[in-house]
RNA sequence: GCGCCUGUAGCUCAGUGGAUAGAGCGACGGCCUCCGGAGCCGUAGGCCGGGCGUUCGAACCGCCCCAGGCGCG
Numbered sequence: 001g002c003g004c005c006u007g008u009a010g011c012u013c014a015g016u017g018g019a020u021a022g023a024g025c026g027a028c029g030g031c032c033u034c035c036g037g038a039g040c041c042g043u044a045g046g047c048c049g050g051g052c053g054u055u056c057g058a059a060c061c062g063c064c065c066c067a068g069g070c071g072c073g
Stems, first nucleotide, its partner, number of pairs: 001072007010025004018056001027043005049065005
């Protein structure tokens, strides 16, 4: 330099054009309990790496850029 893949919640990931973007773990609160780190219930937390386009509508499609990974030279 070229090609491919990845980027969504604190962490690991789902969601691949349509309604308020979800799960597990973690955090916080409550119940229970002698106390709880076990069990049960609940709450908060992300405008989806950035920008511009396409579309009635974009996390999802296109282009550019950024970051990480793999391969080739």